RNA sequence: UUCUUAUCAAGAGAAACCGAGGGACAGGCCCUAAGACGUUUCGGCAGCAGAUUUGUUUAAAAGCAAAAACUGUGCCAACUCCUGCAGAUGCUCUAAAGCAUUUGGAAGAUGAGAA
Numbered sequence: 001u002u003c004u005u006a007u008c009a010a011g012a013g014a015a016a017c018c019g020a021g022g023g024a025c026a027g028g029c030c031c032u033a034a035g036a037c038g039u040u041u042c043g044g045c046a047g048c049a050g051a052u053u054u055g056u057u058u059a060a061a062a063g064c065a066a067a068a069a070c071u072g073u074g075c076c077a078a079c080u081c082c083u084g085c086a087g088a089u090g091c092u093c094u095a096a097a098g099c100a101u102u103u104g105g106a107a108g109a110u111g112a113g114a115a
Base pairs, nucleotide, nucleotide: 001115002114003113004112005111006110007109008108013042014041015040016039017038021031022030023029025084026083027082028081043076044075045074047073048072049071050070052067053066054065055064056063080107085104086103087102088101089100090099091098092097
């Protein structure tokens, strides 16, 4: 980097440095010189995988539930900030089209596995 697969309405910020953009992309809407974004330190959260403990089940396991945050990662503005493509329903409308709700998908993010 690519492929497969699971999840994405919960949760969790201070200081120092830097100095103008940032929120993946497009549109919207936000954050930001009262210092964003980024980096470092410390702190925190508990999503995924593993290990541990307890309960339950069992012939034994697997499984299920809980605890804790030990290991590898991840995360700590806004639902993945919202929408993007298609369908359904409702409203406006001659129609085209627009708006709202909803379902599925695409894209993206993270974990695990593989090449």
Molecule: SAM riboswitch aptamer (S box leader)
Organism: Planococcus wigleyi